[in-house]
Source information: c-di-GMP-I riboswitch aptamer from a Candidatus Rokuibacteriota bacterium, 85 nucleotides, folded computationally. Rfam family: c-di-GMP-I riboswitch aptamer. Rfam describes the family as follows. GEMM was predicted in a large-scale screen for bacterial structured RNA regulatory elements. The organism belongs to Candidatus Rokuibacteriota, within Bacteria.
């Protein structure tokens, strides 16, 4: 070094929900809580999803596209702690 992850050591991180705060929204961030996590650190590249716009029309469905949102959906690229088997 590469791969794996222990009832190891230190220690991290924080779903839901309540407060506050911004944002049309999705959902950000702050406190506070802990369900869960070996990358739940970090990048929207590939699908996904959710948000607003184009979007009106008696009224309804279908796509489309455009701008955004989630990295704790799934993959994929970068980095990264400790070290039993």
């Nucleotide at each position: 070094u590469c791969u794996c992850g222990a009832u190891a050591a230190g220690g991290g991180c924080a779903a839901a929900c309540c407060c506050g705060u911004c944002g049309c929204g999705a959902g950000g961030c702050g406190g506070g809580g802990a369900c869960g996590c070996a990358a739940a650190g970090c990048c929207a590249c590939g699908g996904g999803u959710c948000a607003g716009g184009c979007c009106g029309c008696g009224a309804g469905u279908u796509a489309g596209c455009c701008u955004g949102a989630c990295a704790g959906c799934c993959g994929g690229g970068c980095u990264a702690c400790c070290g039993a088997a």